Model confidence (mean pLDDT): 83 of 100. The RNA shown here (small-subunit ribosomal RNA) has 1505 nucleotides and comes from a Candidatus Saccharimonadia bacterium. It matches the Rfam family "Bacterial small subunit ribosomal RNA". Rfam links the family to the GO terms structural constituent of ribosome and ribosome. Taxonomically the source falls in Candidatus Saccharimonadia (Bacteria, Bacteria candidate phyla, Candidatus Saccharimonadota).

[in-house]
């Protein structure tokens, strides 16, 4: 001395991750605007839209010290006339003194005329100012602004020097007189003045011209002036210089478009004349053909530029309101004139538009001056106040002017301050809100007590701004008093981002919304209200800019698959380059300087009480640019050199390299001709074809055209596309070896040029064989396909096109470094051998694994996707689209370049974990199979749908609803209909009143009920009264099978008795997750054993629990003759214990003994995490809604039992394994006092009397059975089968069997002869078959249920199917998980876009045509006249933009349309690309290409071990 003060991120694709990627949000700003509110005070700010139109007033005047007039005033002295006083003189009347007059001189006073002066005013002549001040941004992409620099240059006012400043003259305005005109105004005669003008003299170092000794020289010529005054001065004229102004000229800088690629004729330069202040093609004449321009001309399109301002960590970004600098404008266009200075906002001409006066002839205007006015707009103010201050114009001043300034006024527009009180004040009034009803919030908040008074009223004083006088603001800031909590708080938000929650109302409605997203009856999202939350005279909302956004990326992206490497090369420009020396000094480094205005900005200090403002300053900053020196390291540049990059020359090599030619067999087909018959061909199965006119077969000849089997490989070759028989010929290119040459020549590579599969065009040829379109045949709901019979373009030559392809390694090209391993192909060396081969080592391709690294994973890894360095090319959310226009190419299809409008909030990449798959692999299951019995057919029963009805309650709908709730609907039940009735209520509590209770009647009435007579008087008492019960009255409340099982509890069903589901701690992975649990075995079984980054645990499974088979043993009535039987009890037994084989061991697995049982002995309970928003609010419970003289209760009656018809679930059949008679034998479980009922009697029989026994191992139901079994009968039939149905008649329950109940007897005798498609159940004491017992239950519709016991099979080769599970593993666009997802036409609505025949407007420019005013030149005695240019007008032919256009294209959106199913699993035909063709439509097919293709094999190659 230096020393950086700064950088937050969330939401949102998804079932969950990770990554790309868009959209959205916190932040800060405004000349804002709106919505809701508003107390006060400072400083600023205030038309962003129509550069739209403007009434009115004001905004640029001043000088009489430049000049002649005028007007008024006053002064001075003149004239005329008067008046007044004073005085003198004369004279009259009267006696003194009075009085009347006459003239004179003196003063004052008034009013006129002229003439001189003074003041003060002023039209007009003349000076200087009206180029400054003030507005506003239209046009301008320009030397217009910024910055730097320069030369050929002009300057009034102001300053500094130098010089002068003398003598003449002719006018003209004002005025006056006529005249013309509404009017602006105008003409004509007359008169005058000066600092106005003209002339003469003088003059230099002006200018200008000549000469020489070239110099401060000499000679000639032209040019000047103005006077006023208070005598101090102020002017005036020339030169010369100076501040300041101003032109000019120039180096960088300054917006988008290439879908604007070419532009230019005074154009571009030169001589020579003109012209300007002043260079200069600025003009002209000739003469040359030049100039710019991809480092983007031209063009079009926006744009006033800058200091600044704002937002940013900066880098940058957006922006140019106030305030400063600069420019450009002035109603729109042209023009010039004056002038020191304009091409002039308050001047001027001439054009146009417009708008105003008018006597119609003719004038008159220009608020983008300061107020205001009207339009327009979502928006922006008073027609104030004063020149007091600051400046400005004139003038000597004094002062006049000044809407510049200074102020005030309105406005929460901004910023910035200050207020709306301040202490106490309850376990905490009232309200309100909510409760779980207890409380809890609002809340010390409030009231009330007790202080203050900023502000705000009210009253007194009262600056500064001014220097000595003048203050608009202004009685303004400021100061003292008084009284008084007095006057003074909203707004938006409270689902997450994002600080803050509850009720109620609503019910995908109403609505809300920055993104996601709420809202369909319990909304922290909508609406209101309590409370909470942030901000506060302010609060949202809108819009705009910056940030966030590393989302165009210098700082600081990217490109295998997420968007992105051109299809390949070659190359000019461009960018970039090895390696020594030497030079220069452009780049770069340093150092001094000079410029970057002020204001702004930082910092320091200071003044308004703070602040905001504002002022200061030896301060910083403005990242920039100019000069001078100085450095030579790197980059440049010049020169000289290297050889290590690159090239060349020799000898070798390997190769489907290209091109052209000639040659070859094998095979398909077609032709001839021989043998030969009757089918052949073709599919999943057919059929269309072909064949007895002889096909296919087979043999021979022949004919044509494409294509080359085996070798052939992850093998070669070539830039890429792509190349395959052989042989010759031309010919490119790589690699090795070894020396030698030249000497950086290199890389890259925009624009450009070549090659560049398939299919396709154009012209000729060929055309065997496949084979888009096309015909037939299948198949299919349909089949414009997938199969098959055919078959045309094309496939092949030749010549010319077109330029795309998953043209892919979804990787651009170069250099260089960076572990290893192993295979291949092809060169060289080495050793080494007789010669080889195995080996070593070294290049140059190729392939596979792999380390570090990289990646978002996948996956690359010396052939990079890894470390660099160069150069190009592309990307920037999806979709709309690789499309429209438009261009350029092409015959043509079409290729190339290539948008916007509008949509969405995601699309999209990799990996996870499900699920699924008409993918793969093992496994299980009465799942198939192998069997048995049935179902679906009849006829009954039952329950279900529909249907009907007053009502036919209701709930449950695949498997997991339908003989299910309902283990029993005549009333009841019952909940539905119908009629009558009740209203604190059938039921609960709690109050008041009253009677005990309770008991027996009467009336009415279908009965509930109603009214209404009588009996009876009881228990304890502290005598008030209570209990217990009945009645009546009141309100809190009862009541509800009324809704919501999508608010729930609880409890069920299913998958599924499947084997699975999870954890902890460890590794692994960035992450979701993975591992463990997977692998080899094995089991029923995640069962066990082994392996193993896993080690262990947890519900499941297995066991333990019942029950039953065997044996021992105790015990026992009511059983027993006596037990071994029965009952209950406590033991034993069964583990793969033991042999043998097998598994490598082990796990286990086959067989054996033996034992009642043998490998879970049988059977039952037992049911994992979870699915099914599965089922019950109607068993029960409940939270919420809903009814409360009813949707509550009571009562009778009906209903649920209904019948065209449909569908489950059973039952009895259809017989002879039977059916009927007769005889005979054998269980178990159970159940029973309102009961079960025995013996005995009666009835064909149900049944009924009848009563003994039994609360049951005691009696009874019930001697308990039926089927079996012995006999007899019936003989194949609608029957001796089979029972519907109905008629009679009996019997039972029960108040009551009419709707609508069960059984008995006698009669009656349907359907039906084994059941289509489909389908159910069951592996053993099972299926079939027989009866029995219970529960509900007065009875009963049970042929259901649930248990019992009796007789008692057949059959399992095996898992290919089918169904439904499990583990693994692939694919996936699914995740509501295949009942997924999803194309594409057409139908409808609506959006925005593109053709369109055209029309409308605009913009720029061209040619001619006409041509104002004006400068300039020419003519003219003058008036004028003409010539060049020119704006305006006209007109023609393009051109570019927009607008609107019948009709026409697709496009995008749109909860529940139509038609297919294109894609996603092998998506059922693997699927994309590119191209031709064809089809309602998605698509389909041909030819080539891709793997972003599944599954199986196989060949070849790696890695490990």
């Nucleotide at each position: 001395u230096u020393u950086u003060u700064g950088g937050a991120g969330a939401g949102u694709u998804u079932g969950a991750u990770c990554c790309u990627g868009g959209c959205u949000c916190a932040g800060g700003a405004u000349u804002a605007a709106c919505g809701c509110u508003g107390g006060c005070g400072g400083u600023a700010u205030g038309c962003c839209u129509a550069a739209c139109a403007c009434a009115u007033g004001c905004a640029a005047g001043u000088c009489g010290a430049a000049c002649g007039g005028a007007a008024u005033a006053c002064u001075a002295a003149u004239u005329a006339a008067g008046a007044g006083a004073a005085u003198c003189u004369c004279a009259c009347a009267c006696u003194a003194g009075u009085g009347a007059g006459a003239g004179g001189u003196u003063c004052u006073c008034a009013c006129g005329a002229g003439u001189a002066g003074u003041a003060u005013u002023u039209a007009g002549u003349g000076g200087c100012g009206g180029a400054c001040g003030g507005g506003u941004g239209a046009g301008u992409a320009a030397c217009a602004c910024g910055u730097u620099g320069g030369a050929a240059c002009c300057u009034g006012c102001c300053c500094c020097g130098a010089a002068g400043u003398g003598g003449g003259g002719a006018a003209u305005a004002a005025c006056u007189g006529c005249u013309c005109g509404a009017a602006a105004g105008a003409g004509u005669a007359g008169c005058u003045a000066a600092u106005a003008c003209c002339c003469c003299a003088u003059a230099g170092u002006a200018u200008c011209c000549g000469g020489u000794u070239u110099a401060u020289c000499c000679g000639g010529a032209u040019u000047a002036a103005a006077g006023a005054u208070u005598u101090a001065u102020c002017g005036c004229u020339u030169c010369g210089g100076g501040a300041g102004g101003g032109g000019c000229c120039u180096g960088c800088g300054u917006c988008u478009g290439a879908u604007u690629a070419g532009c230019u004729u005074g154009u571009u330069g030169g001589u020579g004349a003109g012209g300007u202040a002043a260079a200069a093609g600025c003009u002209c004449a000739c003469c040359a053909a030049g100039g710019c321009g991809a480092c983007g001309a031209u063009c079009a399109g926006u744009a006033g530029c800058u200091g600044g301002u704002u937002c940013g960590a900066g880098a940058g970004g957006a922006u140019g309101a106030c305030c400063a600098g600069c420019c450009a404008c002035a109603c729109u266009g042209g023009g010039a004139c004056u002038g020191a200075g304009a091409u002039a906002c308050g001047g001027c001409c001439c054009a146009g538009a417009c708008u105003c006066c008018u006597a119609c002839g003719g004038g008159a205007g220009g608020c983008a001056g300061c107020a205001g006015u009207g339009a327009g707009g979502a928006a922006u103010c008073u027609u104030c106040c004063a020149c007091a201050a600051u400046g400005g114009a004139c003038g000597a001043a004094a002062g006049u002017c000044u809407g510049a300034u200074g102020g005030a006024g309105c406005a929460a527009u901004a910023c910035c301050g200050c207020g709306u009180g301040c202490a106490g004040g309850a376990a905490g009034a009232c309200g309100c809100u909510u409760u779980u009803c207890g409380g809890a919030g609002u809340g010390u908040a409030a009231a009330c007590u007790g202080c203050u008074u900023u502000u705000g009223u009210c009253g007194u004083c009262g600056a500064a701004g001014a220097u000595u006088a003048u203050g608009a603001c202004u009685g303004u800031a400021g100061a003292c008093g008084a009284a008084g909590a007095a006057u003074a708080a909203g707004g938006a938000c409270c689902g997450g981002c994002u600080a803050a929650c509850u009720a109620c109302g609503u019910g995908c409605c109403a609505g809300c919304a920055g993104c996601c997203g709420c809202g369909g009856u319990a909304a922290u999202a909508c609406g209101u209200a309590g409370g909470g939350u942030c901000c506060a005279a302010g609060c949202g909302u809108u819009a705009u800019c910056c940030g966030g956004a590393a989302u165009u990326a210098c700082u600081g992206g990217g490109c295998g698959u997420a968007a992105a490497g051109c299809g390949u090369a070659c190359g000019c420009a461009g960018a970039u380059g090895g390696c020594g020396u030497g030079a220069u000094a452009g780049g770069u480094g340093a150092g001094u300087u000079g410029u970057g205005a002020a204001a702004u900005c930082u910092u320091g200090u200071g003044g308004c009480u703070c602040a905001a403002c504002c002022a200061u300053a030896u301060a910083g900053a403005c990242u920039a640019u100019g000069a001078c020196u100085c450095a030579a390291a790197c980059c440049a540049u010049c020169a000289c050199a290297c050889u290590a990059g690159a090239g060349g020359u020799u000898g070798g090599u390997a190769g489907a390299g290209g091109c052209a030619a000639g040659c070859g067999g094998a095979a398909u087909u077609c032709c001839c001709g021989g043998u030969g018959u009757a089918g052949c061909a073709g599919u999943g199965a057919c059929a269309u074809g072909c064949g007895u006119a002889g096909a296919u077969a087979u043999c021979g000849g022949g004919a044509g055209g494409a294509a080359c089997a085996c070798c052939a490989a992850u093998g070669g070759c070539g830039a890429a596309g792509g190349c395959a028989g052989c042989u010759u010929g031309c010919u490119g290119g790589g690699c090795c070896a070894c020396a030698c040459c030249u000497g950086a020549c290199g890389u890259u590579a925009a624009g450009g040029u070549a090659c560049g599969a398939a299919a396709g065009c154009g012209u000729g040829g060929g055309g065997a064989g496949c084979g888009a379109a096309c015909g037939g045949g299948a198949u299919u709901a349909g089949a414009u396909a997938c199969c098959c019979c055919g078959g045309u373009a094309g496939u092949c030559c030749a010549c010319g096109c077109c330029g795309u392809a998953a043209a892919c390694g979804a990787u651009g090209g170069a250099u260089a470094c960076u572990a290893g391993u192993g295979g291949u192909a092809u060169g060289g060396a080495g050793a080494u051998u007789c010669g080889a081969c195995c080996c070593u080592c070294u290049g140059u391709g190729u392939c596979a694994c792999g380390a570090a690294g990289c990646u978002a994973a996948c996956g690359c890894g010396a052939u990079a996707a890894g470390u660099a360095u160069c150069c190009c090319g592309c990307c920037u959310g999806g979709g709309g689209a690789g499309u429209a226009c438009g261009a350029a190419c092409g015959c043509a299809a079409g290729u190339u370049u290539a948008a916007a409008a509008c949509u969405c909030a995601a699309a999209g990449g990799a990996a996870u974990u499900g699920a699924c798959g008409g993918g793969g692999a093992c496994c299980c299951g009465c799942a198939c199979a192998a069997g048995c019995a049935g179902u679906g057919g009849a006829g009954g029963a039952u329950g279900g749908g529909g249907u009907u009805u007053a009502a036919u309650a209701u709930g449950a709908c695949g498997c997991u609803a339908a003989g299910c709730g309902u283990a029993g609907a005549a009333c009841c039940u019952u909940a539905c209909c119908g009629a009558g009735g009740c209203u604190u209520g059938a039921c609960a509590u709690c109050c008041u009143g009253g009677g005990a209770a309770u008991c027996c009647g009467a009336u009415c009435g279908a009965a509930a009920g109603a009214u209404u007579g009588g009996a009876g008087u009881g228990c304890c008492u502290u005598c008030g009264g209570g209990a217990a019960u009945c009645c009546a009255g009141u309100g809190a409340c009862a009541g509800g099978u009324g809704c919501u099982g999508c608010a729930u509890g609880g409890c069920c069903g299913u998958c599924g008795u499947c084997a699975g589901c999870u954890c902890g701690u460890g590794u692994c992975g960035u992450g979701a997750g993975a591992u463990g649990u997977u692998g080899g075995g094995u089991u029923a079984a995640g069962u066990c054993c082994c392996g193993c980054a896993a080690c262990g645990a947890g519900c499941g499974c297995a066991a333990c629990c019942c029950u039953u088979g065997u044996c021992g043993u105790c015990u026992g009535u009511u059983g027993u003759a006596u037990u071994u039987u029965c009952a209950g009890g406590c033991g034993a037994g069964a583990c793969u214990g033991c042999c043998c084989g097998g598994g490598c061991c082990a796990a286990c697995c086959g067989g054996g003994a033996g034992g009642a049982a043998g490998g879970u002995g049988a059977g039952g309970a037992c049911g994992a995490c979870g699915u099914c928003u599965g089922g019950u609010c109607g068993g029960c419970a409940u939270g919420g809604c809903c009814c409360u003289u009813a949707c509550g209760c009571c009562u009778c009656g009906g209903g649920c039992u209904a019948c065209a018809c449909c569908c489950g679930u059973c039952c009895u059949a259809c017989a002879a394994u039977g059916g009927c008679u007769g005889g005979u034998a054998c269980a178990a479980c159970g159940c029973g006092u309102c009961g079960c009922c025995a013996a005995g009697u009666c009835g064909c029989a149900a049944g009924a009397c009848g009563g003994a026994g039994c609360u049951a191992a005691u009696c009874g139901c019930a001697c308990c059975a039926a089927a079996a079994c012995c006999a007899g009968u019936c003989c194949c039939a609608g029957u001796u089968c089979g029972g519907a149905u109905u008629g009679g008649g009996g019997g039972c329950u029960g108040a009551a069997a009419c709707u609508c109940g069960c059984c008995c007897c006698c009669a009656u005798g349907a359907a039906g002869u084994c059941g289509g498609a489909a389908u159910u159940g069951c592996u053993a004491g099972u299926a079939a078959u027989g009866g029995c017992a219970g529960g509900u239950c007065a009875g009963c519709u049970a042929u259901a249920c649930u248990g019992c016991c009796g007789u008692g099979a057949a059959u399992a080769c095996g898992u290919u199917c089918c169904c439904g599970g499990g583990u693994c593993u692939u694919g996936u666009a699914c995740a509501c998980a295949c009942c997924g997802c999803c194309c594409g036409u057409c139908a409808a609505a609506u959006c925005a876009c593109g053709a369109a025949a055209g029309u409308u407007g605009g913009g720029a420019g061209u040619g001619c045509c006409c041509g104002a005013a004006g400068u300039g030149c020419c003519c003219u005695u003058u008036u004028g006249g003409g010539c060049c240019c020119u704006a305006a007008g006209g007109u023609a032919a393009g051109u570019c933009c927009a607008g609107c256009g019948a009709u026409u294209g697709g496009g995008g959106u749109u909860a529940a349309g139509u038609c297919g199913u294109a894609a996603c699993a092998a998506g059922g035909u693997a699927u994309c690309c590119g191209u031709a063709c064809c089809g309602g439509a998605a698509g389909g097919u041909g030819c080539g290409g891709a793997u972003g293709g599944a599954u199986c094999a196989c060949c070849u190659c790696c890695u490990u071990u």